[in-house]
Context: one part of a larger RNA
RNA sequence: GGCACACGGUGGAUGCCUAGGUACCAAGAGGCGAUGAAGGACGUAGGUAGCUGCGAUAAGCUACGGGGAGCCGCUACACAGGCGUUGAGCCGUAGAUUUCCGAAUGGGACAACCCAUGCCCUGAAGAGGGCUACCACACGCUGAAUACAUAGGCGUGCUGGGGCAAACCCGGGGAACUGAAACAUCUAAGUACCCGGAGGAAAAGAAAACAACAGUGAUUCCCGAAGUAGCGGCGAGCGAACCGGGAAGAGCCUAAACCGAUGCUGUGUAAGGCUGCUUCCGUUGCAGCAUCGGGGUCGUGGGACCAUCUGGUCGGUCGAGCAGGGCCGGCACGGAGUAAAAAAUCCUCUCGUUAGCAGAAUCGUGCUGGAAAGCCGAGCCAUAGAGGGUGAAAGCCCCGUACACGAAAGUGAGAGGACUCCGAGAUGGCACCCGAGUACCGCGGGACACGAGAAACCCUGUGGGAAUCUGGGAGGACCACCUCCCAAGGCUAAAUACUACUUGGUGACCGAUAGUGGACCAGUACCGUGAGGGAAAGGUGAAAAGCACCCCUAACAGGGGAGUGAAAUAGACCCUGAAACCGUGUGUCU
Numbered sequence: 001g002g003c004a005c006a007c008g009g010u011g012g013a014u015g016c017c018u019a020g021g022u023a024c025c026a027a028g029a030g031g032c033g034a035u036g037a038a039g040g041a042c043g044u045a046g047g048u049a050g051c052u053g054c055g056a057u058a059a060g061c062u063a064c065g066g067g068g069a070g071c072c073g074c075u076a077c078a079c080a081g082g083c084g085u086u087g088a089g090c091c092g093u094a095g096a097u098u099u100c101c102g103a104a105u106g107g108g109a110c111a112a113c114c115c116a117u118g119c120c121c122u123g124a125a126g127a128g129g130g131c132u133a134c135c136a137c138a139c140g141c142u143g144a145a146u147a148c149a150u151a152g153g154c155g156u157g158c159u160g161g162g163g164c165a166a167a168c169c170c171g172g173g174g175a176a177c178u179g180a181a182a183c184a185u186c187u188a189a190g191u192a193c194c195c196g197g198a199g200g201a202a203a204a205g206a207a208a209a210c211a212a213c214a215g216u217g218a219u220u221c222c223c224g225a226a227g228u229a230g231c232g233g234c235g236a237g238c239g240a241a242c243c244g245g246g247a248a249g250a251g252c253c254u255a256a257a258c259c260g261a262u263g264c265u266g267u268g269u270a271a272g273g274c275u276g277c278u279u280c281c282g283u284u285g286c287a288g289c290a291u292c293g294g295g296g297u298c299g300u301g302g303g304a305c306c307a308u309c310u311g312g313u314c315g316g317u318c319g320a321g322c323a324g325g326g327c328c329g330g331c332a333c334g335g336a337g338u339a340a341a342a343a344a345u346c347c348u349c350u351c352g353u354u355a356g357c358a359g360a361a362u363c364g365u366g367c368u369g370g371a372a373a374g375c376c377g378a379g380c381c382a383u384a385g386a387g388g389g390u391g392a393a394a395g396c397c398c399c400g401u402a403c404a405c406g407a408a409a410g411u412g413a414g415a416g417g418a419c420u421c422c423g424a425g426a427u428g429g430c431a432c433c434c435g436a437g438u439a440c441c442g443c444g445g446g447a448c449a450c451g452a453g454a455a456a457c458c459c460u461g462u463g464g465g466a467a468u469c470u471g472g473g474a475g476g477a478c479c480a481c482c483u484c485c486c487a488a489g490g491c492u493a494a495a496u497a498c499u500a501c502u503u504g505g506u507g508a509c510c511g512a513u514a515g516u517g518g519a520c521c522a523g524u525a526c527c528g529u530g531a532g533g534g535a536a537a538g539g540u541g542a543a544a545a546g547c548a549c550c551c552c553u554a555a556c557a558g559g560g561g562a563g564u565g566a567a568a569u570a571g572a573c574c575c576u577g578a579a580a581c582c583g584u585g586u587g588u589c590u
Base pairs, nucleotide, nucleotide: 001589002588003587004586005585006584007583008582009581015575016539017538020510021509022507023506024505025504026503027502028501029499030498031164032163039101040100041099042055043054044053046079049075050074051073061095062094063093064092065091066090070083071082072081106115107114108113116132118131119130120129121128122127134161135160136159137157138156139155140154141153142152168199169197170196171195172194173193179186183233209216210215220247221246222245223244224243230238231237251491252490253489254435258294259293260292261291262290263289264288265287266286267285272281273280274324275323276322277321278320279319299469301434302433303432305429306428307427308426309425310424312331313330314329315328316327317326318325333423334422335421336420337419345418346417347416348415349414350413351412352411353410354409356405362378363377364376366375367374379396380395381385387399388398389397440464441463442462443461444460445459446458450476471486472485473484474483475482526533527532546574549561550560551559552558
C1' cells in the first nucleotide's frame, strides 16, 4: 500500500411525515377611490429587533350582540405592573380616531420632504379647524375685434370625472419569428403587443332576415350539418351557410304627418274666437322657427286627417245663455311595475348571510409495552362508523360528525300590501306623413370562409346624388317574373365568457431537487445604472423532562462522568442516516 471483515467520521440520499402548494366542483361576490383608494413611509407596547395589529384616541377607543374564565398578539421564555363573574380577553355588527406619501388636488419637489398666500369659523390669547389643483357640465356675472352679439374672462355647485384592480368583454391601432421544407401573394393573425371604454358580465338583439313555390319568424350559446360547399402562388393552408336537434325565451320606446301651449320673428284690423241663434271680445288671427305636452310606430302596409257607427258613471272646461259636440279630470273595472318599455318611498312576513348553541354511547387493579387507542373479555350508541387529535391502531377520551336550534345590528333575495303608471275599436273617404348628403353609382380600401374573382351582401376615404307606398331594399354580376322584407333613430332580461377575492368540498394530484419562485419573516437575501433577474433554507422528544452537580480546558470551544428519558449513536450541526470520500482495529497478500 491492496483486499476482506468489524467499528467509526463525514455526507444528507432514502423511508416516514406535513405546516404549503396544485387542479377541479358548488355557492357567494364581482369591485375599491376626492367621505382620499390600491400600495407604501414613519411611528405606536413598561423595557421591543423583526413579524402581526393599529394611527398622536396608535397590539388600541365607543355602542350593541355572542360567549363564559381566564387574560395583557407571534418569534419568546421570563421580569415588572395590571385587567376580569359589576362578565375581561376573544368573536360578530355598527361607529369614532385614522400622522405623512401616493390619482394626490394650495405652490413646489430628488415619494413619504420644503414653502405657504388670501379667506372663513372657534377662541381673551397662545393656538385649533376648514377652504384654496385641473377638466367637463349647469347656472350666474362680465365681456373684445364689431352696433346687437359671439369668442374669451370671473364666480358658484353636498354636480361629475381623474387613480387602482386577476381574467373575461367591446372598440381604435397592429407586428415578426414561423409555415409554405427557399421566398414575394398567402400563412402565422387581426394573434402578440399598445391605446380607449364598460360591466358583473360584455357584445348582439325584435327582420329593408332567411328561404324557395313549401315554409320559418329577435339575439346569444351548444351538438350535428362538415373538414362538406367553397376560397387558395388551386401551394402551404383557410373554411362557411341553409337546415335539423337542444339551452334560454320578451318584447318595446321614438322621428314625421296632425292638435295644443309657451317664446321669438314677420304680417297686420279682419279672413278669427267649436257649430246654430242672440250677444260680446279683438296685440286676436295667419305664416315661420324653437321648446314642451298630446298623437303615432307598421309590411295580411301602418299612421295622420274627415265622415259614420259601437262603447260604464260623475264633475270641470271650450267668453256668456240654450241645444249639440269636443277636450280634461275623478271613481268603478281591467292590466302592469322599479332588470328594458316612467319613477320614488315605506310597511309586514319568509328564507339566506355576517358571531354562535346543543349534540348519543365503555369499562377491566386483565396481557404486552415507556405509553393502549393494540390483544383478551364483557357491554353500549348510532338520522352520529366523515375527519382530526390524544404517549401506538379509539363510533362510545377530546374536538367534531348526523338531526335540530339561533341575531340587538348590518346585508342579500323572495312574497304580499301601500304606492305609482297605463287602458278604445270598426267601416268608408282623402292622398298629408312614414328617419338625406342617406339609399344608389364611379374611384380607392376594408370586412365577409370568399386572395378582384362572374363578386352579390356589409363598412366607408373621395366625387356625384334619388324616391315616400303608383314608394323602396333583398333573394351571390345583371334583367324580367315571382317571393320575402321596410334601411338611413333608440332600449332590452335569460341561456354564454371569466375568477383577483370569500365560504364549503373533492382528488388512481405533489410530498421538501417534488408541489407555487416562495411549506421557513420570499418576490426576501443577492445580482444589475436600469428595465429586470432571482435563490438556498422543513422534522429533538409523548412531554423540555433542553443535561443540576463533578472533572479536563482558557471563567472558551469541545469532551468525560452523573442525571432525565422507552431511547441521548433522540443532546439542539438533534427522526431515519445510503453512497462517494476519510479513518481506527483485526486478518491476509506483496